Description: c-di-AMP riboswitch aptamer (ydaO/yuaA leader) from an Armatimonadota bacterium, 129 nucleotides, folded computationally.
């Protein structure tokens, strides 16, 4: 000196999953973002091939079928829009049971992932507390 791994500090990213205050006997509010239930109207004729709810994670072809392939959608990509590349379409969870839904009850505040890349710092603005 190049590489490669861990751990720190800094600084991103995906996601609702984020701040402040009071304590410190392991908690407790609140705000904010984010779910689910829940009238009338209106939709619905549903009910074993049960049926629903979170999420971009879903349809349809076709094969030499338990995974592969193309198509169409759907979602990321570093302030926001748009194009272009480029990736990704997982898992969980209620329990026979739930359309919409105004008051109104009620649940979350995780987890992963990265380091000159489509990704910079800085300095103004603004907004809450």
């Nucleotide at each position: 000196g190049a590489c490669u791994g861990c751990a720190g500090c800094c600084g991103g990213c995906c996601g609702a999953g984020u701040u402040u205050c009071c304590a410190g006997u392991g908690g407790g509010a609140a705000a904010a973002c984010g779910g689910g239930g829940g009238a009338a109207c209106c939709a619905g004729g549903u009910u074993g091939u049960g049926g629903g709810g979170c999420g971009u994670a879903c349809c349809c072809u076709g094969c030499u079928u338990g995974g592969c392939a193309g198509g169409g959608c759907g979602g990321g990509u570093a302030c926001u829009c748009u194009u272009c590349g480029c990736c990704c379409g997982a898992g969980c969870c209620c329990g026979u049971c739930a359309g919409c839904u105004a008051a109104c009850c009620u649940c979350g505040u995780a987890g992963g992932c990265g380091g000159u890349a489509u990704a910079c710092c800085g300095u103004u603005c603004g907004c809450g507390g």

Taxonomically the source falls in Armatimonadota (Bacteria, Bacillati).